[in-house]
RNA sequence: CUCUUAUCUAGAGAGGUGGAGGGACUGGCCCGAUGAAACCCGGCAACCUAUCAAAGUUUUUAUUUGGUAAGGUGCCAAUUCCUGCAGGACAAAAUGUUCUGAGAGAUAAGGG
Numbered sequence: 001c002u003c004u005u006a007u008c009u010a011g012a013g014a015g016g017u018g019g020a021g022g023g024a025c026u027g028g029c030c031c032g033a034u035g036a037a038a039c040c041c042g043g044c045a046a047c048c049u050a051u052c053a054a055a056g057u058u059u060u061u062a063u064u065u066g067g068u069a070a071g072g073u074g075c076c077a078a079u080u081c082c083u084g085c086a087g088g089a090c091a092a093a094a095u096g097u098u099c100u101g102a103g104a105g106a107u108a109a110g111g112g
Stems, first nucleotide, its partner, number of pairs: 001112008013041001015040003021031003025084001027082002042076003047072003050068006080104001085101006
C1' cells in the first nucleotide's frame, strides 16, 4: 500500500507542558487566547491476547453467553458533525425535507 470480515446515534478530566490551530477530503457548519495541534498524566471501551464462570459435548475440542481489565491496539465536542453518488416518499416557482442503499473514511482482527 492492498484484500477480507466486523463495528461506527453509547462511553471517557473544570489536570500538567505547550502555544495556533483543529474537526480526513469537497461544500457547509462548527470548535479554539474563558486557550487549538502535539506530548504527559488521567479516563472510556472491550476488537485481539490472557483469565474466571456458565451453557454445550460420552470425553477432549470447536462454539455460545456473561465477568475481569494484566498485555497489544483504539478512542475521549457535535451521529463517522452534516454533506458529496443512486433510488423511494413528501413538498414545490426555486431553494428543500425525509428514508434506504452505495461510496469515502475510521478502528480491530486476519491475509497478500